[in-house]
Predicted 3D model of a 364-nucleotide part of an RNA (large-subunit ribosomal RNA, domain IV) from a marine sediment metagenome.
The full RNA is in RNAcentral, with records from MGnify.
Context: one part of a larger RNA
């Protein structure tokens, strides 16, 4: 000096991020237990008191219940009987040690907040949680060859189920509630009018041609050659017009996906604004909560706790930027969660000492 135990004056968290760690308590019996509560709970609350051994009451209360005896339906069968053996608790009264639950094992407690109702799940190998899931709510979608969902198909799951059923989505016990905007996205319902694929449908143009007009040529009559006009029909491009669904429109829906103002005045002290004006939106944030797991400024500001408190509790609102199923606010019980305190109690410390044991290190 390092590991892992042991003890330790006085003080007793002053260590520290944080009592992490150690320590305290602790098994039974009896007493005795608050706030709050969903009346089950909180509870082992919290706080206190008892424990070993003899004798004794006491052949203790109680248990089990043989032998024998009656009865007898005859049974492993009733009844009577008590031997034996187990054996608590509780009074009295003694005994012994520092110490009787004499060793091992064996809850420290309580107050006051956040989050999550709960039991439960999870990053195998750094995250156990206030994340997942949870029952409860709430929308939606499917009427059965169901919506979905694996497959290329054949099949299959859903389900040998049927709307009290199954799938999606959100929210998560419970108790009170869950406000306004449908303008714009979605998602439904409507068909009058726009508008619109393929696809039908052919006008007009174009070639082509009977037929004609022309022109050179060679030749007198028929051909050949060029240009030009040109109908039906054919063909090729192809417009008018008919064409759903969709979209445009015309309604509905927010536990759909969102959104939920601004500036300027005004009260007989001042502030301050119940009031007014004004622009602007689709509608301008109710309740209930707030310096919050949300607050920048900021250790805001007052209270309380401390000798002293960026942290903790109770207000206040001036919400940078809460807000109501991406729920709002509360809530007993619950938690190897997170923040504050408080008793206890300790080598966490003030401040460090001794001891065991192994290591290290020195000879061999």
């Nucleotide at each position: 000096c390092c590991c892992u135990c042991g003890u330790u004056a006085a003080g007793g968290a002053a260590c520290u991020c944080g009592g992490c760690c150690a320590a305290u308590u602790g098994a039974c019996c009896c007493c005795g237990u608050a706030a709050c509560u969903u009346c089950g709970g909180g509870a082992g609350a919290a706080g206190g008191g008892g424990c070993g051994c003899c004798c004794u009451c006491a052949u203790u209360a109680g248990g089990u219940g043989a032998a024998a005896g009656a009865c007898u339906u005859c049974g492993c069968g009733u009844c009577u009987g008590g031997a034996g053996c187990c054996g608590a608790a509780g009074g009295g009264g003694g005994c012994c040690g520092c110490a009787g639950a004499g060793a091992a094992a064996u809850g420290g407690c309580c107050g006051c907040g956040g989050c999550g109702a709960c039991u439960g799940u999870u990053u195998a190998c750094u995250a156990a949680a206030a994340a997942c899931a949870c029952a409860g709510g709430u929308c939606u979608c499917u009427g059965c060859u169901a919506a979905g969902u694996c497959g290329u198909a054949a099949g299959a799951c859903g389900a040998c189920g049927u709307a009290u059923a199954g799938g999606g989505a959100c929210u998560g016990a419970c108790g009170c509630c869950u406000g306004c905007c449908c303008g714009g996205u979605g998602c439904u319902g409507g068909a009058a009018g726009g508008u619109u694929a393929a696809g039908g449908g052919g006008a007009a143009g174009u070639g082509u041609c009977a037929u004609c007009c022309u022109g050179a040529g060679c030749u007198u009559g028929u051909c050949c050659c060029g240009g030009g006009a040109g109908a039906a029909g054919c063909a090729c491009c192809a417009a008018a017009c008919c064409g759903a669904a969709g979209c445009c429109c015309c309604g509905g829906u927010a536990a759909a996906c969102g959104g939920c103002g601004g500036c300027c005045g005004u009260a007989a002290c001042u502030a301050u604004a119940a009031c007014g004006g004004u622009c602007c939106u689709a509608a301008g944030g109710u309740a209930g909560c707030g310096a919050a797991a949300u607050u920048c400024c900021u250790u805001g500001u007052c209270g309380g706790g401390u000798a002293a408190g960026u942290u903790c509790c109770g207000a206040c609102c001036u919400g940078c930027a809460c807000g109501a199923a991406a729920g709002g606010c509360g809530u007993a019980a619950c938690g190897a969660c997170u923040g504050c305190g408080g008793c206890a109690c300790u080598g966490u410390c003030u401040c460090a000492a001794c001891g065991a044991g192994g290591g290290g290190c020195u000879c061999a």